This is a predicted structure of a 1434-nucleotide RNA (small-subunit ribosomal RNA) from an uncultured bacterium. Its mean pLDDT, the model's own confidence on a scale to 100, is 84.
[in-house]
RNA sequence: UGAACGUUGGCGGCGUGCCUAACACAUGCAAGUCGAACGCAGAUAGCAAUAUUUGAGUGGCGCACGGGUGAGUACACGUAGCUAAUCUACCUCAAAGCGCGGGAUAACGUGUCGAAAGACAGGCUAAUACCGCAUAAGCUCGCGGACUGUAGAGGUUUGCGAGAAAAGGCGCAAGUCACUUUGAGAUGAGGCUGCGGCCCAUCAGCUAGUUGGCGUGGUAACAGCACACCAAGGCGACGACGGGUAGGGGACCUGAGAGGGUGACCCCCCACACUGGGACUGAGACACGGCCCAGACUCCUACGGGAGGCAGCAGUGGGGAAUUUUGGACAAUGGGGGCAACCCUGAUCCAGCCAUGCCGCGUGUGUGAAGAAGGCCUUCGGGUUGUAAAGCACUUUCGGACGGAACGAAAUCGCACGGGUGAAUAUCCCGUGUGGAUGACGGUACUGUAAGAAGAAGCACCGGCUAACUACGUGCCAGCAGCCGCGGUAAUACGUAGGGUGCGAGCGUUAAUCGGAAUUACUGGGCGUAAAGCGUGCGCAGGCGGCUUUGCAAGUCAGACGUGAAAUCCCCGGGCUUAACCUGGGAAUGGCGUUUGAAACUACGGAGCUGGAGUGUGGCAGAGGGAGGUAGAAUUCCACGUGUAGCGGUGAAAUGCGUAGAUAUGUGGAGGAAUACCGAUGGCGAAGGCAGCCUCCUGGGCCAACACUGACGCUCAUGCACGAAAGCGUGGGGGGCAAACAGGAUUAGAUACCCUGGUAGUCCACGCCCUAAACUAUGUCAACUAGUUGUUGGGGGAGUUAAAUCCCUUAGUAACGCAGCUAACGCGUGAAGUUGACCGCCUGGGGAGUACGGUCGCAAGAUUAAAACUCAAAGGAAUUGACGGGGGCCCGCACAAGCGGUGGAUGAUGUGGUUUAAUUCGAUGCAACGCGAAAAACCUUACCUACCCUUGACAUGUACGGAAGUUUCCAGAGAUGGAGACGUGCCCGAAAGGGAACCGUAACACAGGUGCUGCAUGGCUGUCGUCAGCUCGUGUCGUGAGAUGUUGGGUUAAGUCCCGCAACGAGCGCAACCCUUGCCAUUAGUUGCUACAUUCAGUUGAGCACUCUAAUGGGACUGCCGGUGACAAACCGGAGGAAGGUGGGGAUGACGUCAAGUCCUCAUGGCCCUUAUGGGUAGGGCUACACACGUCAUACAAUGGCGGAUACAGAGGGUUGCCAACCCGCGAGGGGGAGCUAAUCUCAGAAAGUCCGUCGUAGUCCGGAUUGCAGUCUGCAACUCGACUGCAUGAAGUCGGAAUCGCUAGUAAUCGCGGAUCAGCAUGUCGCGGUGAAUACGUUCCCGGGCCUUGUACACACCGCCCGUCACACCAUGGGAGUGGGGUUCACCAGAAGCAGGUUGCCUAACCGCAAGGAGGGCGCCUACCACGGUGAG
Repeated sequence: UGAACGUUGGCGGCGUGCCUAACACAUGCAAGUCGAACGCAGAUAGCAAUAUUUGAGUGGCGCACGGGUGAGUACACGUAGCUAAUCUACCUCAAAGCGCGGGAUAACGUGUCGAAAGACAGGCUAAUACCGCAUAAGCUCGCGGACUGUAGAGGUUUGCGAGAAAAGGCGCAAGUCACUUUGAGAUGAGGCUGCGGCCCAUCAGCUAGUUGGCGUGGUAACAGCACACCAAGGCGACGACGGGUAGGGGACCUGAGAGGGUGACCCCCCACACUGGGACUGAGACACGGCCCAGACUCCUACGGGAGGCAGCAGUGGGGAAUUUUGGACAAUGGGGGCAACCCUGAUCCAGCCAUGCCGCGUGUGUGAAGAAGGCCUUCGGGUUGUAAAGCACUUUCGGACGGAACGAAAUCGCACGGGUGAAUAUCCCGUGUGGAUGACGGUACUGUAAGAAGAAGCACCGGCUAACUACGUGCCAGCAGCCGCGGUAAUACGUAGGGUGCGAGCGUUAAUCGGAAUUACUGGGCGUAAAGCGUGCGCAGGCGGCUUUGCAAGUCAGACGUGAAAUCCCCGGGCUUAACCUGGGAAUGGCGUUUGAAACUACGGAGCUGGAGUGUGGCAGAGGGAGGUAGAAUUCCACGUGUAGCGGUGAAAUGCGUAGAUAUGUGGAGGAAUACCGAUGGCGAAGGCAGCCUCCUGGGCCAACACUGACGCUCAUGCACGAAAGCGUGGGGGGCAAACAGGAUUAGAUACCCUGGUAGUCCACGCCCUAAACUAUGUCAACUAGUUGUUGGGGGAGUUAAAUCCCUUAGUAACGCAGCUAACGCGUGAAGUUGACCGCCUGGGGAGUACGGUCGCAAGAUUAAAACUCAAAGGAAUUGACGGGGGCCCGCACAAGCGGUGGAUGAUGUGGUUUAAUUCGAUGCAACGCGAAAAACCUUACCUACCCUUGACAUGUACGGAAGUUUCCAGAGAUGGAGACGUGCCCGAAAGGGAACCGUAACACAGGUGCUGCAUGGCUGUCGUCAGCUCGUGUCGUGAGAUGUUGGGUUAAGUCCCGCAACGAGCGCAACCCUUGCCAUUAGUUGCUACAUUCAGUUGAGCACUCUAAUGGGACUGCCGGUGACAAACCGGAGGAAGGUGGGGAUGACGUCAAGUCCUCAUGGCCCUUAUGGGUAGGGCUACACACGUCAUACAAUGGCGGAUACAGAGGGUUGCCAACCCGCGAGGGGGAGCUAAUCUCAGAAAGUCCGUCGUAGUCCGGAUUGCAGUCUGCAACUCGACUGCAUGAAGUCGGAAUCGCUAGUAAUCGCGGAUCAGCAUGUCGCGGUGAAUACGUUCCCGGGCCUUGUACACACCGCCCGUCACACCAUGGGAGUGGGGUUCACCAGAAGCAGGUUGCCUAACCGCAAGGAGGGCGCCUACCACGGUGAG
C1' cells in the first nucleotide's frame, strides 16, 4: 500500500473494497413526467350534464444530466492567452407582438398477411402537431454616408430597398402559465495560439491535399475542412518520420531538499459504451439503458424470419493470490416532469459483509512470600517461572439483560400581522408570529437500573546486523537462511520444551515503491595504475570569449495588478466524551500573463584601444616531408686461378655442402637491400614516424629588435585528412632475412624452443585496408604557484689575441625535490597542484567488444553495439608470511675426501598381508616397524571357546548375625557346591553394655568397564632443532594492515660482540651458573696404597710420601706478545701451561608448527553396557605362514679357523641373594657349605692381544642353519611354546643389482664385561672399559636450515593456484532447413447502411393557377465517398 497468504481474533467510530478477462452474462431494478396541449376507450359515482380515475396513442419537455469504465489516445491534458472567426433550450432583465385561415394524421374501427416480432390496405377524428396569408423592428440580406482604427480585416452608428413570427391552456373573473421576434446577461459549449510533461537514433530523413495562393463550396464559426486551377513548397539532429508504452491534471507515497515512483478512493478535463461504419432528431449527440448497416457471439423459431448488448446498482459464470448484499428509503441533499398536489430517481442517504486500513477502548485493580505446587535448569547448594497464581479486599468500562430515549425537520402548506409594489383591504414578494403534517437509518446514538472478575490474547523472534539463552532430540541427516552463514555426536543458528524480547486484536511472510545510494553526482562523482582521454590533426554548426566608452532593454533585478477551481498539505479555531474523522478562517500554491521602473552583469547595436592572435624585417638549428642522382663496406651468386679433405652446425649431434674439388684464398663481374663509426635519457615532426652523401622543390619551429592589422580568438558533435606492422589487388623486383612447408635433433610425445634448407612476404609504383601496450596507459588551450642539477637551439653581458669559463634570458629535453594533491604507488612550473573554457569517455564481474540490424571494405575484417542467462564478487595499491628449476651471504657427516656397513645368504625380531573361534589393542614418511613390551609356557591377557556369579573381585553407607582364623572328607576340569572338626581375641567400663577391625546374610543407593571419542581435554612425549631465533614497553613513521628497534658495515658456534643508525630500553632463547672427565693443592687414610722391614701372598708391622678413594679449593680470562682490522669487536700466529680460544662429554629444548602420539600409565567431560561390554575358572590364542618390508646376529674366511701357553680393565650386582675352597660329571650341571648386608666375601675365567703349533684357498680343519638321539636346569606344569649341554648331522653362503646408512678422534672399526626386566628365557636394550685408524681440496651440485633482497594471480600458503579439449544434456541466448501467428504499409478488387449530387421511371393533401399544369416533396435508379471482406507485395 485498493494488497494477498499463514495464524489468531472482544467491542466501537470513520474510511476503503475486481489492480486480473474493455471476458460472457440468467433475473430484478437504474428516465420519466405532464389530463392546466389533444382526441379515444374502460371503470366508478350520478337520472343526466358531468366528475373522478385508469390505459394505450397524438403532442410538449426531459432522455446530450446524473451513474460506469480506462480499451483507445502522445494538440488529449495542464497553464497563460485569443475568438473583432462562434453557438447556447430551460433561467433573468429589457423592447415589441400574439390577427385571419387551411389540409391532414395516430389512436379507434373494418379487412388481409405472419409462428412471432410486426406489417399492409380501406374508413373516421383532435390539438400548444403541420401549413398558408397579414403585420413587424434596433432582426437578416443588398446598396450607400459618417465615425473609430497606423493600416488591412473589422467594429459602432445611420439612410434606402427587399425578406422573415406566433398557440393556446387553466380560471367566474382579475389574472396567470405557455407562445413569437429582437437586444442584453447568466450558464454551458465549439475553435485557435504560446509554453510544459514518456522511452528507443540498432527509427535519419519524412511529406502530393503534402506547403502556400486565387476561386467556389461547406460549417454555428476560422481553416486544404472539401473541390478546381496555379506555384513548389513544408517539417527535421533544439530529434521530423517511425516503433514501443501510456488516459492527462489537482494530487498521493517517499525524500533535508533537489529529485524518484504512482495516477485506487475524492475533484476537474478527455475518451469509450459488444466490434467497425453511418447519419437522423435536437439548443446541445454522431447519443451507455435511441435508430440504420456490416461482423462475431447468445437466445427464440412453425426454418420463412426475428430478438439482444450490466465499462449503471445488486447478482452469476469465468479468469485470478485476490475484492462485498440479487438489502432499505426517497426522511434529508440534488436532478427530471408538472401551476400544484405529486410522480420518478440503484444519483444519493442509510443498513449488510470483510481486522482491508486509520483511530479509540477493553480483556481487570489493590494487596498477597510458606517465595506453595507443577514445569524447566542445576555446580544438587540452589536458581527461575514469580506477586505471577491461590487467598483476601475492591471496581464494572466493553459485552449480555431490562427500561427511558434523541439531533438530523425545516421549508413547501394554512392562519394572523408588518413592509414593498400598486388605485387597492386582490394578488405577488420579503419578514415576524402561530398551527398542523412529514424519519429509511431506528427503538439507533445517548442514558438509567440490577447482577457478576464474571464473556474477551495472540503472533513473530531470541548467532551477528538486532532487543532477547538454556536444556533435550537430531548428527552435512532432517532442516534453517534477508546478507554473512548454521547442521559431519556436547548446535544460544535445525525440531521441541522452559525462559526471555518485541509488537499487540493483531502478528508474521510475500509482492511493490522511495530512502539509505554522493551507486547517473542539477544540488552532488569520476577518467596515470581500480571502469573510463577518441591513434593524431584540421575544422562547419554549437559552447565560451580581452580593454574603454555609448545606446537599447531580450535575459536579469525590483514594485503593482490578474490568474494559479474546490478538496489535499501547513497554521489558528470549532463539532462528535477523546482520537481518527468532519468543519470555519488564514497562509501557501516555486508558475504564467499584463504593467511601471533600474541598467551593474550577459546578449545585441555604434565608436575606439593593444596586452590575445596574426603579418612584415633580420638571423638560427634540425634523421621534418617529396623527387632525382651517387658512394663505400658487407652478404650471396657467377667465371677463372691457387689448393686439398673436409666444411658447416650444436649443450652434444645429425640433416646439409664437399674428391663431379667444397670450406679457405686471389682476381674480375652481376644483383638487391640496408647505411658501421659519428650516435648521445641528442635533434625534427600533430601523431604514425624519420639516419650514408649531393642537388632541386617544400612545411613547421625558435630567437632579436622594431613596424603594421585591430579580438581576426579557444574548443569542437557530424565531417575531412593523415595513420606502424601485418594483410589484399595489379605490375615489377628478389641479395640477405624469413610465417607456411620439408628434413635433422630434443622429448614419453614435440605439429615447439635448437640446427640445415625454404615459399609468400619484406623492396619499388599505383590502389585498398584503418587497426596496435597507436603508451607519458596522462585530451586541447590559457593563467597562477619554492628551488637545484645536466643537456640541445637562439640572444645579451663579463672574460680572452682567439678560446675555455662564468652570469642573465628565452624555447625544448632529462634527473631530483618544497608546498599541495593522491586509496596508495607516486605526481610535483613539461603537475596527477590551484583555477577557467570546450570536447571525448565511465557506472560490478562474466556473457561481449560478442549476436542481430545499419554503414564501410575485393576479402580479411573494421565501426556502431545489446539482451537472455549467470556469479558475489571481479579489480587497484600497499602489508606480513610462504614459495620460486630468482639473486646475494652463511651453516650442518649435507655433499665431497675417507673408513665400515645395509640391500644378496641363514637365523633372530618387529610390521604389513593372509589365515584363524581368537591370532587382543595401539604406533604408519622423515618423527611407525629389536616401537608401548626393563622378559606372552600358566599368570601377565585386554582376545577366543566352554562352565559359572549378579550389591558383585574392589569402595562408602544401613540392618541383622558371627570374632577372625585353622583344618578334614566328598563331587567337579576348575571356579564352586556340600558335609564336618577346632576356636575365641583388642579397647572403654565396676557391671550391664558399647566401640574398632574382620567375616557372613538381606535390600537399596551404588560398584565395575584395557567399552567409544587423543578431532571434547589435562598431563606427558616426539619433531623442526641445541636451529638462532621469538617478542614486548615507550617513542617515531604510516589513513591503515604494519614498519622501525631486529635492517646496514664488520665479527661470531650464537640476535656473540663492536661500530653506525629515530630509536631507547627490556623479556624468553644463546652463553654462563649444575654434573662428569683432564692438572695441581689442602684435608682424611679403611676394607685402599707400600718408598722401610717382613711374608708363598699388602700376609704382618710401620707409614699415608705415591697411586687411589672423596670432600673442599685453585686453574683458562683472548690474561700476555706480534700482526691484521677502523683506534672497535674480533681474527691469525706465538709464548707460557696439565689443558687455549664454548678443553672433551652430559643435563638443559625459546615463541610456535604438525587437530603429530597417547582416553590401554594416570586424570577427566560427554556417550554407551548394567544376570553384562562387569566378575570368576579351565583350555586355547597373542608363537599361525604362499609372501613383502624394516632392524639386527652370524658368516662367506689366512689381518683367518683350530689346539696349547700366557698378560692387562672398567663399571656394576648380590640375603626368598651372590656363592668360594673341595668332590662328582666330557658338559650343561649336581653335591657342598666357608665368606659376604660388601673399596673386606662373591659373581669373576676379561676378550681381542702376545708366544708356539697346525691348516694352504678347498664350500675347506671356513660357515654353522637344519635334523636325530641322549641329557641338565627352572617351574604346579616345558605338547602347542623355554633356555642350555653332549654326540651325530652339516644347508645357504665364495663379499652381494638399482639404491641406501653411520661416522671428523680416544671418534669409526674391532674385542670382551656388567646391569635392569626375570622362577626360567637376550642376537634386544642400558652401561663399562681394552685395542685403535683413514680423510676433509673445498662449497659447484643433492638434502635440511638461518639472514637480506626480488617476483607472485599462493594465504588449509607450490602436496598452492589454475587453463583448454573431449564425453553427456539443452534451462537460457545466438545461428538454423523452415513452420505457425500478430501488427502495420503500399497497390488492386469489392462496395452494406448513410449523407451529398444527379435523374422525370412512379407517386403526390395544404401553396400558386379557372384549368391544363406548376412549385415543392417522396419512392425508385445512377454517381462520388466509404466500413466489413478478398488478392498480391513489403